Model confidence (mean pLDDT): 83 of 100. Predicted 3D model of a 73-nucleotide RNA (transfer RNA). It matches the Rfam family "tRNA". Rfam classes the family as a transfer RNA. The sequence is in RNAcentral, with records from ENA.
[in-house]
RNA sequence: GCCCCUUUAGCUCAACAGGCAGAGCAGCCCCCUGAAAAGGGGCGGGUUGGGGGUUCGAUUCCCUCGGGGGGCA
Numbered sequence: 001g002c003c004c005c006u007u008u009a010g011c012u013c014a015a016c017a018g019g020c021a022g023a024g025c026a027g028c029c030c031c032c033u034g035a036a037a038a039g040g041g042g043c044g045g046g047u048u049g050g051g052g053g054u055u056c057g058a059u060u061c062c063c064u065c066g067g068g069g070g071g072c073a
Base pairs, nucleotide, nucleotide: 001072002071003070004069005068006067007066010025011024012023013022019056027043028042029041030040031039049065050064051063052062053061
C1' cells in the first nucleotide's frame, strides 16, 4: 500500500429481504436469612464509533473518516 471481517448499554453479545433497540452479566432497590452467600422479583442505563446520502422510515442500504482483528505484498 491492497483486500476481508468487525464496531449496538459498564462488559459479552442479539436484533439483517429497512418498520417500537433487546438479553445475560455487572449496578441499584425489594423478598428470602439471625446475618450473609446462593436463589426469586423489580428498576435504571443507548446521539446503535463520527459525518454525509437514499427513503415516509436506517442498527440494517450507499459514500467518507476513525477504532479493533486478520490476510497478501